[in-house]
Context: one part of a larger RNA
C1' cells in the first nucleotide's frame, strides 16, 4: 500500500446492490418446510329437482433418494484433469415392434365385540381394485445346446438359423381421452475401473495374515478377497511405505510487473453427512435429513404397567463468543411434485424487515459579500497578525427530506369465450381473468437554506505549530524514541493537514 463474511471506539442524511453464527456438527419451547390423485376401488356422512352434487377416512398410483441444510469426517480414485468398461444400471420422456384370453383367494375400510392412562392395538363377520395370486398365448427377451458368417482388444464381441426351457398385461370414460405389459433404439441420470496431479512431520523405517496372488463358488446392475473354502508365499517401503498432525476437494478469490505466496465465506460443480453408533426393507434409485428397526447418551409424557422426540431446513430461543438479521408477505414471477384439468402443495423462489458489514453513487448549498465586524487564539501589546469571503447580509437553486397529485413493467402464458387453420398429435389469430413486492420504483407541482460533518493526526519516517499545564510525575509509543522547569513527541487551546458519511485501532493474508 492492498484486501476482509470482520470486531472496537467516536461519528452518522439518502439511495441502489450485495453481504450477514467464521465460536458449541452445543441443546431446542412454538409455528411451517412433501405432498397429491375422488377420471383406479368399494365405502361413511350431508344434500338432491333422484339426473346427479359436495365432503371425508381406507385401499390403491405417483413423489418424500428432488429441491433445502452443514463441514464432523475424509490425504482418499475423495476430488481435478485424461482415459476406459468386449465388465454395468437407469423411473418419469422421445420413437419403433408387437400384445392385452381366462380366472381365483384374501385384505383395509365397514358392522360388531374387547384392551389400554395414552401411544396404539386383539378377536369375529363380511367387501372391491389399475392391490395380490394362478393358468393360457408369447419373442429380436432371459437361460442352455448345435450350427453359419463377420470383426477384435487377452478374456473373447456382434449379427443369423434352429431345437428346448423359463417369464407379461389393467382396467377406466361424457368412446374425445387417460392408462396396461414384453421388446428394440435414443436422451438424461448415474454406477466401475486407470495414468498423473493434490499439505506437513523422519525427534514416525520398517508395515502387512484377507495379507499378495492362484483355483472354485457366493453376492452384485457389474469387474474385484467384495465375500467364502482350498493351494501357494506373497504384496508395500529413503522415487518415504508405516504412523503422527492438519484439511473438504474443485471452479475460484486476495496480492503481486511475473514467478509465486496466502486462501477455498457468498455463487456453481463434486464428495461426505443429518444426536453418537450399526442394520437392512422398499424402491428405477436410499443403506434415506423431516422412513423402519437396535444399541447408547440426553429430554419429555405417564394412571409407574408403559410411550414421545431428534432444527447441521426457515423464522426463533437458550448457551458459547469480539460477534452476524424477522417466530414477516406471496406463490404474482421461475422452477419442482401430484392431477386429464380445474387446481393443490412448496420457508425451494420472488419479495419486504433489521445491520454504514462492503462496493458504487448523491446530499449537507451556490454566486456576490471587507466595516478584513464581534468573539477566540498568538505577538516585539495603545497596535498588529490569524481565524477570513468565514460569518452577518444581497441574490439565486431545490438534489435530498416534506405535503400533494399522477403512475407503470414484472403478464408470457395456463384458462374461459369466440374465429381460422389442420386433422396423428395439435397450431395461430382476438377478447376477457390473474400482481406478494405496492399506490413501491419513476414523474410532475408547491413552500423553504430550509431536515444533515465528523473522525484521524501534525518530532522523523509522513502532509501539517504554536501558546498554556505538567516536571523521568502524569503519560505516549508502529520503529527510531519523548518526559528529570521554555517539551512543535505527555493533557487541553488556537491554528493547520488528511480522509470524509466515515474515521481511526485491532486481528490476519500478500
Nucleotide at each position: 500500500g492492498g484486501a476482509u463474511g470482520a470486531a472496537c471506539g467516536c461519528u452518522a442524511g439518502c439511495g441502489g446492490c450485495a453481504g450477514g453464527c467464521c465460536u458449541a456438527a452445543u441443546a431446542c419451547a412454538u409455528g411451517c418446510a412433501a405432498g397429491u390423485c375422488a377420471a383406479g376401488g368399494g365405502g361413511g356422512c350431508c344434500u338432491u329437482u333422484c339426473g346427479g352434487g359436495g365432503u371425508c377416512a381406507c385401499c390403491g398410483g405417483c413423489g418424500g433418494a428432488c429441491g433445502g441444510g452443514u463441514g464432523c469426517g475424509u490425504a482418499a480414485c475423495g476430488c481435478g484433469u485424461a482415459c476406459a468398461c468386449a465388465a454395468c444400471g437407469u423411473g418419469c420422456c422421445u420413437u419403433c415392434g408387437a400384445c392385452a384370453g381366462g380366472g381365483g383367494g384374501a385384505u383395509a375400510g365397514c358392522a360388531u365385540u374387547g384392551g389400554g392412562a395414552a401411544a396404539c392395538u386383539g378377536g369375529u363377520g363380511g367387501u372391491a381394485a389399475u392391490a395380490c395370486c394362478c393358468c393360457g398365448u408369447g419373442g429380436c427377451a432371459u437361460c442352455c445346446g448345435a450350427u453359419g458368417g463377420c470383426g477384435g482388444c487377452a478374456u473373447c464381441g456382434c449379427c443369423g438359423u434352429u431345437g428346448g426351457a423359463u417369464u407379461a398385461a389393467a382396467g377406466u370414460u361424457g368412446a374425445g381421452g387417460c392408462g396396461g405389459u414384453c421388446g428394440g433404439a435414443g436422451a438424461u441420470c448415474g454406477g466401475u475401473g486407470u495414468g498423473c496431479g493434490u499439505c506437513u512431520g523422519a525427534u514416525u523405517a520398517g508395515c502387512u495374515a484377507g495379507u499378495u496372488g492362484g483355483c472354485g463358488g457366493g453376492g452384485u446392475a457389474a469387474c474385484g478377497g467384495c465375500c467364502c473354502a482350498c493351494c501357494a508365499a506373497g504384496g508395500c517401503g529413503a522415487c518415504g511405505a508405516u504412523c503422527a498432525g492438519u484439511a473438504g476437494g474443485g471452479g475460484g478469490u486476495g496480492u503481486g510487473a511475473g514467478a509465486g505466496c496466502a486462501u477455498g465465506g457468498c455463487c456453481c460443480c463434486c464428495c461426505a453427512c443429518a444426536u453418537g453408533g450399526g442394520u437392512a426393507c422398499u424402491g428405477a434409485g436410499a443403506c434415506a435429513c423431516g422412513g423402519a428397526c437396535c444399541c447408547a447418551a440426553c429430554u419429555c409424557c405417564u394412571a409407574c404397567g408403559g410411550g414421545a422426540g431428534g432444527c447441521a431446513g426457515c423464522a426463533g430461543u437458550a448457551a458459547g463468543g469480539a460477534a452476524u438479521a424477522u417466530u414477516g408477505g406471496a406463490c404474482a414471477a421461475u422452477g419442482g411434485c401430484c392431477g386429464g384439468a380445474a387446481g393443490g402443495c412448496u420457508g425451494a423462489u420472488c419479495c419486504a424487515g433489521c445491520c454504514a458489514u462492503g462496493c458504487c453513487g448523491c446530499g449537507u448549498g451556490a454566486a456576490g459579500g471587507a466595516a478584513g465586524a464581534a468573539g477566540g487564539c498568538g505577538c516585539u501589546c495603545a497596535g498588529c497578525g490569524u481565524u477570513g469571503u468565514a460569518a452577518a447580509c444581497u441574490u439565486c437553486u431545490u438534489u435530498u427530506g416534506g405535503a400533494c397529485g399522477g403512475g407503470g413493467a414484472c403478464a408470457a402464458a395456463c384458462c374461459g369465450c369466440u374465429c381460422g387453420a389442420a386433422u396423428g398429435u395439435u397450431c395461430g389469430g382476438g377478447c376477457g381473468u390473474u400482481g406478494a413486492g405496492g399506490g413501491u420504483a419513476c414523474c410532475g407541482u408547491c413552500a423553504g437554506a430550509a431536515u444533515a460533518a465528523g473522525c484521524a493526526c501534525c518530532g522523523g519516517c509522513u502532509a501539517a505549530c504554536u501558546c498554556c499545564g505538567u516536571g523521568c510525575c502524569a503519560g505516549c509509543a508502529g520503529c527510531c524514541g519523548c518526559g528529570g522547569u521554555a517539551a512543535u513527541a505527555c493533557g487541553g487551546a488556537g491554528g493547520g493537514u488528511g480522509c470524509g458519511a466515515g474515521c481511526g485501532u485491532u486481528a490476519u493474508c500478500c
Molecule: small-subunit ribosomal RNA, 5' domain
Organism: Saprospiraceae bacterium